[in-house]
Predicted 3D model of a 114-nucleotide RNA (SAM riboswitch aptamer (S box leader)) from Viridibacillus arenosi FSL R5-213. RNAcentral records the identical sequence in 2 taxa. The RNAcentral record of the sequence draws on Rfam and Ribocentre.
RNA sequence: CUCUUAUCAAGAGCGGCGGAGGGAUAGGCCCUGCGAUGCCCAGCAACCGGUGAGUGACGAACUCACAAUGGUGCUAAUUCCUACAGAUUUUUAAUCGGAUCUGACAGAUAAGGG
Numbered sequence: 001c002u003c004u005u006a007u008c009a010a011g012a013g014c015g016g017c018g019g020a021g022g023g024a025u026a027g028g029c030c031c032u033g034c035g036a037u038g039c040c041c042a043g044c045a046a047c048c049g050g051u052g053a054g055u056g057a058c059g060a061a062c063u064c065a066c067a068a069u070g071g072u073g074c075u076a077a078u079u080c081c082u083a084c085a086g087a088u089u090u091u092u093a094a095u096c097g098g099a100u101c102u103g104a105c106a107g108a109u110a111a112g113g114g
Stems, first nucleotide, its partner, number of pairs: 001114008013041001015040003021031003025083004042075003047071002050066006079106001084103007
């Protein structure tokens, strides 16, 4: 860098350092010297791994519970909203447009593979 699978409506700081940009991209809309991004600390959280119980003849696998001393992750706004397509509905002579829902795409994170 890429592929597969799972999840993405919950949760988490009136702290310290430091100083200007940040929210992936685009358009919106926002956050920010009443100090952002970042780092540290603090916190949140069971994805992997761990422990226990159950189903499973065994194994594989699955479910539940516990634990944040292991490996990651996360801590403005639903992944902040929309980006493509479909359905319903509204408007219109019709298209366009608006609203709602669904599914993709993209992105993020975990685990595994190339």